[in-house]
RNA sequence: GGCUCGGUAGCUCAGCCGGUUAGAGCACAGCAUUCAUAACGCUGGGGUCGGGAGUUCAAGUCUCCCCCGAGCCA
Numbered sequence: 001g002g003c004u005c006g007g008u009a010g011c012u013c014a015g016c017c018g019g020u021u022a023g024a025g026c027a028c029a030g031c032a033u034u035c036a037u038a039a040c041g042c043u044g045g046g047g048u049c050g051g052g053a054g055u056u057c058a059a060g061u062c063u064c065c066c067c068c069g070a071g072c073c074a
Base pairs, nucleotide, nucleotide: 001073002072003071004070005069006068007067010026011025012024013023019057028044029043030042031041050066051065052064053063054062
């Protein structure tokens, strides 16, 4: 340098060929329980979907450029 895959919540990830409100588990906060802690239960907060541009009525999803990570080739 070329190619492939990936980047979505603090962490690990889902999101099926564009459409309803962006989700799960863990973590975190509050409540309940307990003599107390843990566990279990209930409730809740938290996201510029890596950055920018384009296409579209509509983009996490499609296209282009760039950045970062992993692998392969040279």

Predicted 3D model of a 74-nucleotide RNA (transfer RNA) from Synechococcus sp. TMED169.
It matches the Rfam family "tRNA". It is annotated as a transfer RNA. Gene Ontology term of the family: triplet codon-amino acid adaptor activity. Rfam's curators write: Transfer RNA (tRNA) molecules are approximately 80 nucleotides in length.
Lineage of the source: Bacteria > Cyanophyceae > Synechococcales > Synechococcaceae > Synechococcus.